[in-house]
RNA sequence: CUACAAUGCCGGGCUAUCGCGGGCAUCCUGAGAGAUGCACGAGGAAAGUCCGGACAGCACAGAGCAGCGCACUACCUAACGGGUAGGGCCCGGCCCCGCCGGGUACAGACAGUGCCACAGAAAAUAACCGCCUGCCAUGGCAGGUAAGGGUGAAAAUGUAGUGUAAGAGACUACGGCAUGGUAUGGUAACAUACUACGCGGGUAAACCUUGCGUGCUGAAAUGCCAAAUAAGCAUACGCCUGAGGAUGGCUCGUCCGAUGUAUGUGGGUUGGCAGCUAGAGGCAAUGUGCGAACAUUGUCCCAGAUAAAUGAUAGCCAGCGCUGCCCCGCAGCGCUACAGGAUCCGGCUUACAGGCAUUGUAGUUUU
RNA sequence: GAGGCUGUAGCUCAGUUGGUUAGAGCAUCAGAUUGUGGUUCUGAGGGUCGAGGGUUCGAAACCCUUCAGCCUCC
Numbered sequence: 001c002u003a004c005a006a007u008g009c010c011g012g013g014c015u016a017u018c019g020c021g022g023g024c025a026u027c028c029u030g031a032g033a034g035a036u037g038c039a040c041g042a043g044g045a046a047a048g049u050c051c052g053g054a055c056a057g058c059a060c061a062g063a064g065c066a067g068c069g070c071a072c073u074a075c076c077u078a079a080c081g082g083g084u085a086g087g088g089c090c091c092g093g094c095c096c097c098g099c100c101g102g103g104u105a106c107a108g109a110c111a112g113u114g115c116c117a118c119a120g121a122a123a124a125u126a127a128c129c130g131c132c133u134g135c136c137a138u139g140g141c142a143g144g145u146a147a148g149g150g151u152g153a154a155a156a157u158g159u160a161g162u163g164u165a166a167g168a169g170a171c172u173a174c175g176g177c178a179u180g181g182u183a184u185g186g187u188a189a190c191a192u193a194c195u196a197c198g199c200g201g202g203u204a205a206a207c208c209u210u211g212c213g214u215g216c217u218g219a220a221a222u223g224c225c226a227a228a229u230a231a232g233c234a235u236a237c238g239c240c241u242g243a244g245g246a247u248g249g250c251u252c253g254u255c256c257g258a259u260g261u262a263u264g265u266g267g268g269u270u271g272g273c274a275g276c277u278a279g280a281g282g283c284a285a286u287g288u289g290c291g292a293a294c295a296u297u298g299u300c301c302c303a304g305a306u307a308a309a310u311g312a313u314a315g316c317c318a319g320c321g322c323u324g325c326c327c328c329g330c331a332g333c334g335c336u337a338c339a340g341g342a343u344c345c346g347g348c349u350u351a352c353a354g355g356c357a358u359u360g361u362a363g364u365u366u367u
Numbered sequence: 368g369a370g371g372c373u374g375u376a377g378c379u380c381a382g383u384u385g386g387u388u389a390g391a392g393c394a395u396c397a398g399a400u401u402g403u404g405g406u407u408c409u410g411a412g413g414g415u416c417g418a419g420g421g422u423u424c425g426a427a428a429c430c431c432u433u434c435a436g437c438c439u440c441c
Stems, first nucleotide, its partner, number of pairs: 001363010012317007020041002023038005043338001047349002050347005055218004062252004067214005072086005087106001088104007107209002112207002114203003128149002130145007157175006176199002179196007222274004232265006244256003281300008318336008368440007377393004386424001395411005417433005
C1' cells in the first nucleotide's frame, strides 16, 4: 500500500426564490377567513411487530393448577429472551504450552421412561477372524480368551511391565475421567495441589426433572362534552330456595344482581376535546469504574399531523464512477444507498450506494 | 391489534414419529401397436424439499433467523 473479516461512526452541505404543517406575536374583521414577522418541523433503522416496560382499564387484581419464558458467575439497567466483564468447553492462527481472535441453545443422564438405523459377533445378557489347550486328521469338534485384526460416528479407561497354556486391572508403576473431602487464591463461577472411592458411552434443539419468573387487554387503551333516537320488538331462564355476570383457560374464594340477565333482531349516533409529547430526555464538562454504566454541574426544548405536513427550481461545494488531456492536476458527463412518524421509551432482527476510524488475517513493495 | 396454516419434479399432491431408497398421478420425450392419428402398453428424463445457520453419526421433518402466500377474530 492492496484485499478480506469483525466492531463503531457518518450517510449529503450552503445560498436564493416560491410553496407546505402546527405554535407564538401583530394587523384587519361584527366574528371568521385572511396578511406580515419570528423560531421550529422525521430515522439509524421511523421497517419487522420479535421481546421488555411506562401508562390506561377491568370492584379486590386474591389463591392454586395448567400454559409460557429463562438457565455458568458477578455486575449494569425501570425491566428484558438485552448489555459488560470474567470462568468452563469447542474452533482457528501464531513468535507454540503461552498469546491473539471467534463461537457457545454452557442447570440436570446417579429421579424415571425412551432412542443410537445400516454395518458388525456384539451398541450392554459379547465372540466373526485370530491366539492357546485337548481329540480327530488338512479340515472339523469341545473348552478357554478379549491383548491383536475387522465393522462402525461410537466397542468394556491409556501406556509400559510382571504374570499366564494363551490372555485380561489379575497384579505393579505412571497417567486419564466422574463424584466427594482438605488446603491455598478468587466476591463467585472456578483454578492449583494432595487424598478417598469408582470406571461402558452419547443424546434433554427426546419426553421429562429441578430452580427462578409470569393476571389480562391494549391508544381503534381510556376519559369527557355535544347531538339524535323507538323508556323498541321477540325468545329463553329467573326474581334472594339466586337466572346470569365480574378482561386469556380451568378450579376455589369474594363480590354484583331483580320492571333482572342472556341470546337474537331493529333503530339512533360515525361530531368534537383530552390522552398528544418536558421525558427512565438531549448536549457539554468533571469525577468514579477494566467495562456496560453511574453521579455532579451547566445548558437546551428539538414533529404532534388526523386522509394525514417539510417539496420544487437554480447555482456552488463534498463524495463516487467514466472519458479526454499538455497527466502528481484540469475539464466534461452521469450518479449519490436503505428508506419516512402516529402514545412513548430501552433492546433484538432485517435492508443499505459510498466514506472514515480501530483491530485481526493474507499478500506486495521500499528503507 | 391478536392468533393460525402453507411452501416438495413443468402442474396437482403424498412422504414424520429423524435412518442414508425422495415417491404417485397428469404432462414431456422415445419405442411398440395402427394405412394415419387417437387410445393403449413399455421405458426414460426431470428435485439446491422457499432461503440461511445450527443440533445430531445422520435432517424434507427437530431448533433459531428470514422471504413469500393464505385464513380467522376484533
Predicted 3D model of RNase P RNA and transfer RNA as a complex of 441 nucleotides. The prediction has a mean pLDDT of 77. It holds a member of the Rfam family "Bacterial RNase P class A". Gene Ontology terms of the family: tRNA processing, ribonuclease P activity and dimeric ribonuclease P complex. Rfam describes the family as follows. Ribonuclease P (RNase P) is a ubiquitous endoribonuclease, found in archaea, bacteria and eukarya as well as chloroplasts and mitochondria.